[in-house]
A computed fold for an 85-nucleotide RNA, annotated as c-di-GMP-I-GGC riboswitch aptamer.

């Protein structure tokens, strides 16, 4: 550079529960452990997916902008430890 073990040192933390906080999506903090070798950043200039109080279009049971989120969907960046090939 690649690549990853029943390897050491260590790290993160899904479902669900309380609590908070929002319009929703999601989010924070405890508890949790299902799982991760990048589950480490990056959502304001790659693509995906969620959302609909409020705002602007429209062809109005609805769509689209537009808003707020999602790195535990790809992808970008950048990293700690070497058994075996």
């Nucleotide at each position: 550079a690649a690549c990853g073990a029943u390897a050491a040192a260590g790290g993160c933390a899904a479902a669900c529960u309380c609590a908070g906080c929002g319009a929703a999506a999601a989010c924070u903090g405890a508890g949790g452990g299902c799982g991760c070798a990048a589950a480490g950043c990056u959502a304001a200039a790659g693509g995906g997916c969620c959302u609909u109080a409020c705002c602007c279009c429209u062809a109005u049971a609805a769509g689209g902008g537009a808003u707020g989120g999602c790195a535990g969907c790809c992808a970008g960046c950048u990293a700690c430890c070497g058994a075996a090939g």
The coordinates come from a structure-prediction model, not an experiment, and the mean pLDDT is 84. It was read from a public genome assembly, where an Rfam model found it.